[in-house]
RNA sequence: ACGGGUGUAGCUCAGUUGGUAGAGCAUCGGAUUCCAAAUCCGACGGCCGUGGGUUCGAGUCCUACCACCCGUGCCA
Numbered sequence: 001a002c003g004g005g006u007g008u009a010g011c012u013c014a015g016u017u018g019g020u021a022g023a024g025c026a027u028c029g030g031a032u033u034c035c036a037a038a039u040c041c042g043a044c045g046g047c048c049g050u051g052g053g054u055u056c057g058a059g060u061c062c063u064a065c066c067a068c069c070c071g072u073g074c075c076a
Stems, first nucleotide, its partner, number of pairs: 001072007010025004019056001027043005049065005
C1' cells in the first nucleotide's frame, strides 16, 4: 500500500423485513445467613467508533474517515 473482518452498557455478546436498544457477567441496594459465600428480587448503566447522506423513520441502507485483528505485498 492492497484485500477481508470487527467496532452496540465497565466486560463478553445478541439485535429478525429499516419501525420506542436488549441479555449474561460485573457494580450498587434488598431478602436469606450468627457472619460470609452461594441463591433469589430489584436498581444503575448507551452520542450503537466519528462525520455526512438516503428515508416519515437508520444499530440496520449508502459514503468518507478513525481504531483494532487477519492475509498479501513494497522500502530499508
Record summary
The RNA shown here (transfer RNA) has 76 nucleotides and comes from a Myxococcota bacterium. It matches the Rfam family "tRNA". Rfam's curators write: Transfer RNA (tRNA) molecules are approximately 80 nucleotides in length. Rfam links the family to the GO term triplet codon-amino acid adaptor activity.